[in-house]
C1' cells in the first nucleotide's frame, strides 16, 4: 500500500506536570474549575487462550478435530468530551422553493484482523 469488519452503546471528583487540544481544512466546541502527556484506574469481546452447550463428521460409545453460539479482561492490540463534534461530493425524498431537513451511496479518518 492493498482486503475486510467495526466507527450513535461504553469507561476517574486520582497522582505528576503545566498550556494548548479536538488528524488535515472549514466551521463549532473543549480548556488555569487545569489542556495535551505521562502513572495509576476503567471501559470493551477485534484477535488469541481458557470453559461451557449446541451442530458436523467418526464412532457401539466416548476423545481428538472442525463450526457455531456464549461467557470469561488471562495473553496481545484498542479505546476514555461532544455521533467519526458536525461538514464537502452523488442519489432520493420533504418543503412555505430563500437556503434548509431527512434518508442512502460515495470520499477522507480511526481501530482491528489478514495479505
Nucleotide at each position: 500500500u492493498c482486503u475486510u469488519a467495526u466507527c450513535a452503546a461504553g469507561a476517574g471528583u486520582g497522582g505528576c506536570a503545566g498550556a494548548g487540544g479536538g488528524a488535515c481544512c472549514g466551521g463549532c466546541c473543549c480548556c488555569a474549575u487545569g489542556a495535551u502527556g505521562c502513572c495509576c484506574g476503567g471501559c470493551a469481546a477485534c484477535c488469541g487462550g481458557u470453559u461451557g452447550g449446541c451442530c458436523c463428521g467418526a464412532u457401539a460409545g466416548c476423545c481428538a478435530g472442525g463450526g457455531u453460539c456464549a461467557a470469561u479482561a488471562c495473553g496481545g492490540u484498542g479505546c476514555c468530551a461532544a455521533a467519526u463534534c458536525c461538514g464537502u461530493c452523488g442519489a432520493g425524498c420533504u418543503a412555505u422553493a430563500g437556503g434548509a431537513g431527512c434518508u442512502u451511496g460515495a470520499g477522507a479518518g480511526a481501530u482491528g484482523a489478514g495479505a
This is a predicted structure of a 115-nucleotide RNA (SAM riboswitch aptamer (S box leader)) from a marine eukaryotic metagenome.
The coordinates come from a structure-prediction model, not an experiment, and the mean pLDDT is 81.
It matches the Rfam family "SAM riboswitch aptamer (S box leader)". Its family is annotated with regulation of gene expression in the Gene Ontology.
The RNAcentral record of the sequence draws on MGnify.